[in-house]
RNA sequence: AAGGGGCGAUGGAUGGUCGCUGUUUCGGCAGAGGAAAGUCCGGGCACCGCAGAGCAAAAUGCUGGCUAACGGCCAGGUUCAGCAAUGGACGGAAAGUGCCGCAGAAAAUAUACCGCCGUACUCGUUUCGGUAAGGGUGAAAUGGUGAGGUAAGAGCUCACCGCGCUUUUGGUGACAAGAGUGGCAGGGUAAACCCCAUUUGGUGCAAGACCAAGAAGAAGCUCGCCUUUGGCGCCAGCGGCUCGUUGGUUUGAGUUUCGGGUAGGUCGCUUGAGGUGUUUGGCAACAAACAUCCCAGAUAGAUGAUCAUCACCGCAAGGUACAGAACCCGGCUUAUAGUCGCCCCUUAUUU
RNA sequence: CGGAGUGUAGCUCAGUCUGGUAGAGCGUCUGCUUUGGGAGCAGAAAGUCGUCAGUUCGAAUCUGGCUACUCCGA
Numbered sequence: 001a002a003g004g005g006g007c008g009a010u011g012g013a014u015g016g017u018c019g020c021u022g023u024u025u026c027g028g029c030a031g032a033g034g035a036a037a038g039u040c041c042g043g044g045c046a047c048c049g050c051a052g053a054g055c056a057a058a059a060u061g062c063u064g065g066c067u068a069a070c071g072g073c074c075a076g077g078u079u080c081a082g083c084a085a086u087g088g089a090c091g092g093a094a095a096g097u098g099c100c101g102c103a104g105a106a107a108a109u110a111u112a113c114c115g116c117c118g119u120a121c122u123c124g125u126u127u128c129g130g131u132a133a134g135g136g137u138g139a140a141a142u143g144g145u146g147a148g149g150u151a152a153g154a155g156c157u158c159a160c161c162g163c164g165c166u167u168u169u170g171g172u173g174a175c176a177a178g179a180g181u182g183g184c185a186g187g188g189u190a191a192a193c194c195c196c197a198u199u200u201g202g203u204g205c206a207a208g209a210c211c212a213a214g215a216a217g218a219a220g221c222u223c224g225c226c227u228u229u230g231g232c233g234c235c236a237g238c239g240g241c242u243c244g245u246u247g248g249u250u251u252g253a254g255u256u257u258c259g260g261g262u263a264g265g266u267c268g269c270u271u272g273a274g275g276u277g278u279u280u281g282g283c284a285a286c287a288a289a290c291a292u293c294c295c296a297g298a299u300a301g302a303u304g305a306u307c308a309u310c311a312c313c314g315c316a317a318g319g320u321a322c323a324g325a326a327c328c329c330g331g332c333u334u335a336u337a338g339u340c341g342c343c344c345c346u347u348a349u350u351u
Numbered sequence: 352c353g354g355a356g357u358g359u360a361g362c363u364c365a366g367u368c369u370g371g372u373a374g375a376g377c378g379u380c381u382g383c384u385u386u387g388g389g390a391g392c393a394g395a396a397a398g399u400c401g402u403c404a405g406u407u408c409g410a411a412u413c414u415g416g417c418u419a420c421u422c423c424g425a
Stems, first nucleotide, its partner, number of pairs: 001347010012310007020031004033322001037333002040331005045204004052243004057200005062076005077090005091195002096193002098189003113135002115131004120126001121124001143161006162184001163182008208267004217258007224232003233249005274293008311320003352424007361377004371408001379395005401417005
């Protein structure tokens, strides 16, 4: 210098004027994001009496760690791609079941179209047998290479590689390395059912609490039995089922349907697993201690308009990426003009 | 704001659960029939299965992201 890999930051700037929301000590002060988005995961919080057990269902899936938790993050392992930096994938197919169209002899109980070898005769486009080295089909064909061996062949035998089992060493572990042993179990698919392990009660701030205002009730169903401080049954909480548990079971309660009223206010609401800085521990994610700061809270929904100068795009007029909080937080995913920065790899040249 | 569902010929829908050939009705086109039209008969065309990735030998179908539309909740 060229090409490539992995990350991070920023998201027009300054000032004036007029508005809007919150707050106020009435001087002022504060006022959209990195994704506020998608609502895909996880948690807080609230209610369902407690949030119980089993089954079912769903989700996750190499190992260790981090965390409030996670499908997230960090570190590592194996394997694949790449010269490399680096990136992708991840339980079990020697528990069981299913499926594998067409082609092909055969798609998993096995088996033989061409070929090779032997045999028999009627000597052929023949019969019977052996074989799976070679050809052919297919996405996929029953370990690979070489040598020996054989009628031809074959783990039939041997060496190396692969695989299974046993064992030693190292590692918390995934796993790795070594030694011995078995001639070899045996195709793919679990984002098919399933098995194993772990996790999960439901509903979402329109949750929920309070105040004010207003209204009209009607109809249906259930309320059983006994030996009565109870038991059985029935109904409901209990939203897939069962158990368990709690309440009710006779003149007012439960429940269903239809009808009537309200569309206002306050709280929840923003101080929080919070931000910033330093130190310490840790490879890191992250954690701890100390100091310091308060940083939108609207409710049909504020966060805007305009002027001046500058920056960028455009010939110019003009314009400023993606996009806008709605209970909060941790992640993931997706969108994003332009600008800036860091680390690493390969190749070539120069010093 | 929260929660569900759907997307397949021009239109209305099957097929998706259980992966291998994309189908039906109406409509369109061509021919026959008729004096002509309609009806009828015979035949034909028409599909990136919303889109982008992944799993698989193979995806409308299974998994994830995005997108458009619809419905429900005081």
Predicted 3D model of RNase P RNA and transfer RNA as a complex of 425 nucleotides. The prediction has a mean pLDDT of 79.